Model confidence (mean pLDDT): 84 of 100. The RNA shown here (SAM riboswitch aptamer (S box leader)) has 142 nucleotides and comes from a Desulfuromonadales bacterium. The sequence was found by an Rfam model in a public genome assembly.
RNA sequence: UUUUCAUCAAGAGUGGCUGAGGGACAGGCCCUGUGACGCCACAGCAACCGAUCCGUCGGAGCCCAUCAGGGCGAAGAAGGAUGCCAGGUGCUAAUUCCUGCUCGUCGGAGUCCUCCAUGGACAAUGACGGGGAAGAUGAGAA
Repeated sequence: UUUUCAUCAAGAGUGGCUGAGGGACAGGCCCUGUGACGCCACAGCAACCGAUCCGUCGGAGCCCAUCAGGGCGAAGAAGGAUGCCAGGUGCUAAUUCCUGCUCGUCGGAGUCCUCCAUGGACAAUGACGGGGAAGAUGAGAA
């Protein structure tokens, strides 16, 4: 860098250094000299991977046997619990801050048609929901 899978509505900040930008991109809307971004220290959140534990399923195999049967039980599977488990990451403004493409429902600004009717057709902004794209993080692969 590419790719696969999972998750993204919850949660968690102080200090020091520095000094003007930052929230990926675009538009919006925000944060910011009452000090942004970044770096460092400490603290915290979470539980993706690992670890430990718990039952459930599972049954390789082993044991007993009055040959009816009984008992123990590895690998493996899905699940749950624990964060002083000094493990590997991650995260600690705003839902991934919102929207970006598409589909559905509601809604109707407005436009058009005529047989001018309590007629018909189309339909923007917007609201809600589903999917997708992009991005982030983890785990695996190349």